RNA sequence: UGCCUAAUACAUGCAAGUCGAACGGUAACAGAUCACGUAGCAAUACGUGGUGCUGACGAGUGGCGGACGGGUGAGUAACGCAUAGGAAUCUGCCCAGUAGCGGGGGACAACUUAGGGAAACUUAAGCUAAUACCGCAUACGCCCUACGGGGGAAAGCAGGGGAUCUUCGGACCUUGCACUAUUGGAUGAGCCUAUGUCUGAUUAGCUAGUUGGUGGGGUAAAGGCCUACCAAGGCGACGAUCAGUAGCUGGUCUGAGAGGACGACCAGCCACACUGGGACUGAGACACGGCCCAGACUCCUACGGGAGGCAGCAGUGGGGAAUAUUGGACAAUGGGGGCAACCCUGAUCCAGCAAUGCCGCGUGUGUGAAGAAGGCCUGCGGGUUGUAAAGCACUUUCAGUAGGGAAGAAAAGCCGAGUGCUAAUAUCACUCGGUCUUGACGUUACUUACAGAAGAAGCACCGGCUAACUCCGUGCCAGCAGCCGCGGUAAUACGGAGGGUGCGAGCGUUAAUCGGAAUUACUGGGCGUAAAGGGCGCGUAGGCGGUUUGGUAAGUCGGGUGUGAAAGCCCCGGGCUCAACCUGGGAAUUGCAUUCGAUACUGCCUGGCUAGAGUAUGGUAGAGGGAAGCGGAAUUCCGGGUGUAGCGGUGAAAUGCGUAGAUAUCCGGAGGAACACCAGUGGCGAAGGCGGCUUCCUGGACCAAUACUGACGCUGAGGCGCGAAAGCGUGGGGAUCAAACAGGAUUAGAUACCCUGGUAGUCCACGCCGUAAACGUUGGGCGCUAGGUGUGGGAUCCCUUCCACGGGUUCCGUGCCGCAGCUAACGCAUUAAGCGCCCCGCCUGGGGAGUACGGCCGCAAGGCUAAAACUCAAAGGAAUUGACGGGGGCCCGCACAAGCGGCGGAGCAUGUGGAUUAAUUCGAUGCAACGCGAAGAACCUUACCUGGGUUUGACAUACACCGGAAAGCCGUGGAGACAUGGCCUCCGCAAGGCCGGUGUACAGGUGGUGCAUGGCUGUCGUCAGCUCGUGUCGUGAGAUGUUGGGUUAAGUCCCGCAACGAGCGCAACCCUCGUCCCAUGUUGCCAGCGGGUUAUGCCGGGGACUCAUGGGAGACUGCCGGGGUCAACUCGGAGGAAGGUGGGGACGACGUCAAGUCAUCAUGCCCCUUAUGUCCAGGGCUUCACACAUGCUACAAUGGCCGGUACAAAGGGCUGCUAAGCCGUAAGGUGGAGCGAAUCCCACAAAGCCGGUCUCAGUUCGGAUCGGGGUCUGCAACUCGACCCCGCGAAGUCGGAGUCGCUAGUAAUCGCAGAUCAGCAACGCUGCGGUGAAUACGUUCCCGGGCCUUGCACACACCGCCCGUCAC
Repeated sequence: UGCCUAAUACAUGCAAGUCGAACGGUAACAGAUCACGUAGCAAUACGUGGUGCUGACGAGUGGCGGACGGGUGAGUAACGCAUAGGAAUCUGCCCAGUAGCGGGGGACAACUUAGGGAAACUUAAGCUAAUACCGCAUACGCCCUACGGGGGAAAGCAGGGGAUCUUCGGACCUUGCACUAUUGGAUGAGCCUAUGUCUGAUUAGCUAGUUGGUGGGGUAAAGGCCUACCAAGGCGACGAUCAGUAGCUGGUCUGAGAGGACGACCAGCCACACUGGGACUGAGACACGGCCCAGACUCCUACGGGAGGCAGCAGUGGGGAAUAUUGGACAAUGGGGGCAACCCUGAUCCAGCAAUGCCGCGUGUGUGAAGAAGGCCUGCGGGUUGUAAAGCACUUUCAGUAGGGAAGAAAAGCCGAGUGCUAAUAUCACUCGGUCUUGACGUUACUUACAGAAGAAGCACCGGCUAACUCCGUGCCAGCAGCCGCGGUAAUACGGAGGGUGCGAGCGUUAAUCGGAAUUACUGGGCGUAAAGGGCGCGUAGGCGGUUUGGUAAGUCGGGUGUGAAAGCCCCGGGCUCAACCUGGGAAUUGCAUUCGAUACUGCCUGGCUAGAGUAUGGUAGAGGGAAGCGGAAUUCCGGGUGUAGCGGUGAAAUGCGUAGAUAUCCGGAGGAACACCAGUGGCGAAGGCGGCUUCCUGGACCAAUACUGACGCUGAGGCGCGAAAGCGUGGGGAUCAAACAGGAUUAGAUACCCUGGUAGUCCACGCCGUAAACGUUGGGCGCUAGGUGUGGGAUCCCUUCCACGGGUUCCGUGCCGCAGCUAACGCAUUAAGCGCCCCGCCUGGGGAGUACGGCCGCAAGGCUAAAACUCAAAGGAAUUGACGGGGGCCCGCACAAGCGGCGGAGCAUGUGGAUUAAUUCGAUGCAACGCGAAGAACCUUACCUGGGUUUGACAUACACCGGAAAGCCGUGGAGACAUGGCCUCCGCAAGGCCGGUGUACAGGUGGUGCAUGGCUGUCGUCAGCUCGUGUCGUGAGAUGUUGGGUUAAGUCCCGCAACGAGCGCAACCCUCGUCCCAUGUUGCCAGCGGGUUAUGCCGGGGACUCAUGGGAGACUGCCGGGGUCAACUCGGAGGAAGGUGGGGACGACGUCAAGUCAUCAUGCCCCUUAUGUCCAGGGCUUCACACAUGCUACAAUGGCCGGUACAAAGGGCUGCUAAGCCGUAAGGUGGAGCGAAUCCCACAAAGCCGGUCUCAGUUCGGAUCGGGGUCUGCAACUCGACCCCGCGAAGUCGGAGUCGCUAGUAAUCGCAGAUCAGCAACGCUGCGGUGAAUACGUUCCCGGGCCUUGCACACACCGCCCGUCAC
C1' cells in the first nucleotide's frame, strides 16, 4: 500500500447515539424496607408479594446529535474545480458585551380499557407530567413604519446556604448549567465576477424566459430565480451550438529544462448514496444507515397487504489477469450526548493476510594445496570448478528455549493547601502537593542466559546492442527472437551440461507512462530534388509597420503589501542502534491581486516631416487585352484544258486511288483554318498565355526632370475574379488534322508502334467545367552582401562636322560564368537556395488513398474538403564504387571479314549420355566434362558383381606367454584361396634376432563430406592490369596518383598535371633455333697428302669443313632521311646471318568461378570393425534400339596400283635392340655377328622424282563386314588381343541447318620416333623432321577483352530487378 473490472447483487453481525441534573414513570437488574413462607436455636440464608425509597432504567414525552465522522467517482466540460477579488446574506454549539428570565392556561404520548389485522401496524374512548405547546405582562437594545405609531421573548434543573418567612413541600439568597432578546467576534455556509481548465469544424450557426426594462412574487441573500407587460435583443471562426471523453486541485511519475502523462495512498473542494422525482424537520439537508411518490429488483405473506437498499467495517455470489480478517480495543487521538461519572464510536489505534513497495539484517568468519575426489574441457602435457570443499581454529546476529523488562498515562477520582466567585470557612472553577487506579497491541521494544555452523539462496542472462564461452545433442527439424537476426552435420543465438556474468530475498516476464525523439521543434524543425509553396491575382478581417514633438502609463521594468492551506519536493537540525520512517525550523511555491515608482522600447492620444507609397507633366518599347475589316501562300474540293498508266505509301509491302482517265501540269472557282521568312536562352502579360496587315476601344510597365499629397504602406484566413488542353449544353461552321471506328501490314499474338481511310473534336457565339510535370517542381514585400560577360528598353557624357559606329556612367528587364556564404549532396550565388524583418500557404514513415463516408459545388464527367481498419521495416533524396545497357567514344584478339583445310552426311575407332545388367566400379558435365583421370582393363590391374574362405587380420609398432626356424621341395583334397601329410634345415653361451600360434593395445577402409581443408590444377588470360605509403580534395563512401595529349604488344615510354614515390604484374635476365669467332677432336668429319678396295673415312694421317661440346661476339632504333611537341615514338633506308619483342619455349599480378580433385598424396569430423577390412576363383568395367563428342579411312585421276630411284631429324636399346645369312606369299621362324651404344641395332623414312598401267565406272576408287587358313605374345586369346594370307567386298560419288582450326616455315600434306607396354584394341597422346601455300580491303556487324564517358529502380550485380493475370 492492497477491487484499476460490475455506481453489479447482497446472507449475517456491527458502523449513532446520549441525557433520570427536562418529564410522567417503573418493564428488567441490584439494594433498602415491610409482610408472608421455608430452613435454622439464633445471627442469617433462600423464596413469594408490596413500597420508585435508593442505585439505576425497557418503552414513551422532551432536548441535543443523526447535515459530522466513514464510503464512492456514476454523473458533471460546469462558476464544478483552481487562483485572485466582490457584496446583497445566514450561522446551532463556542467567545465577549448589554438587558432579562414575572405571572397564567389548555393539551398530547406513555399508561388503562375496548376494537381491527397473518404481520407491519392501527382505530376509538379515558387519565397525566415537563426545559413539550399557547396566550398575558415587561422591551435597554431589536423588527416594521406613511415617522403619527405599531410588533415581538423566556424554562427551568442541580448543588450549597447565614439571617428572615413558611402550608415544612419550600419561599428567599447564592453558585453552576440551561433559557430569552440583542450587539460584536470566531467558525462554518450560501451567492456574484475576472482569468485558467480535454478532443472533434467530416458539428457553423445557436437562443422565446431567450437578452434587457418595469410592476409583482419568492429567497437568509443579489438575480428571469418565478410571473405579467414592454422592447428585440443575447452568444458565435478569440470557435457559439452539437458530439465524444472526463470528477477538479495540492500533487505523483518522467524530463537538463520547457514540457509530457497521470490524479492510487494522504490533504482541500465538488458530486452521489438502488434508479428518477419531491418536499418536511432543522442553525444547517432537499438528508448514505430520515420521510413521501413512481420504477426496477429481492424477501415475507393467511394474497387482503407489508418489508428492504454495504459507493460504512468485515464478509458472500458474480465479473476479472488481479486486490486482504465475517479479528481486538476504546488504552491513546478525535467525535456525539451528559454537570459529571460514564455511555456510544468498524472514526481511530492495533493485530491478521499478501515480498505489493521502500529500508535494514541474516543464511557464517579466519585458516586451509595433496591444488583431494567428482564434474567439465583438452593440443593428453594439462587446464578449470578452486581456498571452493574436506580438515583445523573461531563467532552466535536472526530464528529456537528459558528468564528479566521499558515507553506509549496524561487525566478524571479522592485527600490537603492556595487563589477566584460569593454574605459564606458550602458548592463551583483554577493552580500546587500527595494518594489511588486505567494498556487493545503484548509471549511488545529492549535485554540476559543456553546450545550448535547449527534452521535459512534463488532468479535471469552469456551472437551484437550488453557484463559474461566451451562441449554434447539436434540438423530450416525441434525451437529461439526486444531490434538486427539464429537453425539446412563442426550452432558462443535452439535443448542439456560445465564454466562465467549480473542482481540477490528476490529475479525475470507481461502491461503502462515519460525519456532518448530537435520524431509536432515555445525553449527547439522544415518546404528546388527527401513529405511539404496555394495555378494566378484583387481584396475583407487579422497580423506587422518610416521619421519626429508633447502627453498617457495598457504592455514592459523595479520596490512594498496581501495571498499562494497543511502535507509533499529541497536545505539545516532532532528522534527510533542505522536506514526507510517520524519530527522542528527554514527556503521554495517561478502565480494572482493591490499599491508606489521608472518611461528606453511597443501601444494609445496629439502636432509636425518626407527618404516608403501615390498623383501630375513629357517621352519610350512591346505577339498585353477586346472588337471590326482586309491580305497572300498552302492544303482540300469542284469545273474545264493538256496528258497516259500508273499514283500513293513503306524497313519492305499491302489496303487505298486510277483506262468511267488518276498522279503530274495549266486556268478558273468554292470554302475553312493557320499566319512561312522576319524570329532572337528577343518582347509583353499576375498566371494561364500572346505571333499576317489596318482601324477603333483599353490595361500595365519603363525612363527623365520638377511639382504636389503626407505613411495614404506590406501581407492576406474566409471571400471575389481570372484560369492551357480535354470535356459538357445550345446554335452555327467544317479546309486540314484527327480520339473512337474500319481496313492493310508487323507479330507467336498486336485490341499498339507503321500505312490507307475516317467520326466526334479541332474553328465561331453564348453558357458551364476549374483541373495540369498550371514547373524556376523555388509564395509575396522590403533592405543588405565581390565581380566578370552577353542581350532588350530608356536617359546622359565622350569621340565625331551632324548621323552612324564605338566607349564611359546610370535606371529597369532578361541570360551565362563566378567569390564569400549556404546546402545531406547535387547545386544556388544582387533574378539567392546568402544575411535579416513581416505576413500567408503547406509538411510530419511507406502502402491503403487523394480513396470511402459526410458536406459543398457541377447538367454530367467530375472537382474541393478528407479519414479509418488493415498491412509493411521500410518507402525516399543526393552522391560513391562496381557490374550491366539491343548508350557513346577510343583500341585490341584468327573476333569478323579475306583465304586454305575440316567437322556436321558414310564406315570404323575411342569417349560420354541413355538404356540394360548380378555387376556393367568411381570421378569429370557450357566455354573451362565427353581419344578427360587411363603414358596400355584377357588374369593381374580392380575399387564392381556372384560364389567360396578368413578375423590382431594382406600391412605397421609394442608387450606377455607358448612353440619352432620360417621358407623351400614332394604328395593328397579342392576352382583356387587354403587345408593337410611327408622330407629337409638356422645364428648365438644367453638375452635375443627370425617365423608361427594365443591374448591385448591396435591395424585396415578407393566408406561419406572438395560446401570443413592443405597441396596441386583449370578458367578469365600472357588480358594489362591490380595496389600501397605520404600528401591533397571530399562530412563521408571515396577520389587524386592510374585521368588528359601523344605512343606502344604492354599502366611501354614521353609530355602535361596536387601530386610525389613505391610494390605485384609487362619487358628483360633462363632454355632453344638462326650468323660468326675461339678452344677441343672420338665413336663424329675428310679439303689437301699417302696407302688400299669392285665399292665404302676402310687405313696412315689431318683440324681446314660439317658436326659435337664448352666459351664468346652480335641487334642497341646504334647510323642516315621524313614525320612528330623536334619528346616518346613512328615511317623509309643503309649495313647485316638476323631489325625494331628476330622465331619458339619456360614464366600466369590482385582476384573470380563455395570451378575440379577426400579415387595421386596429406588431412578435420562422421561412419564400418567375424566387416564398408582382407584372401581367392569366375564374371563385369568390352552389353546395345538409340543420341552426342573427338578422331581415323574414304568417296578418287593433284588419284589408285606396279616397278625403279633420292633426301631427314629426333629418339630408344641388356629378363633389351637385334645385323648378315637361310626358310616361309606373308605375319614370322631360324640364326646368332655387333652394341650398355656420335662406334652396333631398331632403320628401307614417306610424300617426292623416273617409267608403266587404270580412264570416270560404286570402278584396278573405297575398304567395312563375314568365311577360311595362319603367326606371335602370354599360365591362359571363349566372353575379350594384335598381326599375316586367301576369299567376300557394305556404306560412301564431297555431306542440311549449323560449326571448328589456322596469318609463315604457319595451314595443308608426308612419313619417323618415344612413353605406357608380355602382348595389344594407338586411328589416341607427346615429340621429330620432309614438302610447303593462299589471304587480311577493313573494323559496320557476331564473340571475348582493355581504357574513358553516360544512364540505372541492378549489388547473388541483366542468367539482375520487376509488373499484371491465372493456377497451386
This is a predicted structure of a 1368-nucleotide RNA (small-subunit ribosomal RNA) from an uncultured bacterium. The RNAcentral record of the sequence draws on ENA. The prediction has a mean pLDDT of 86.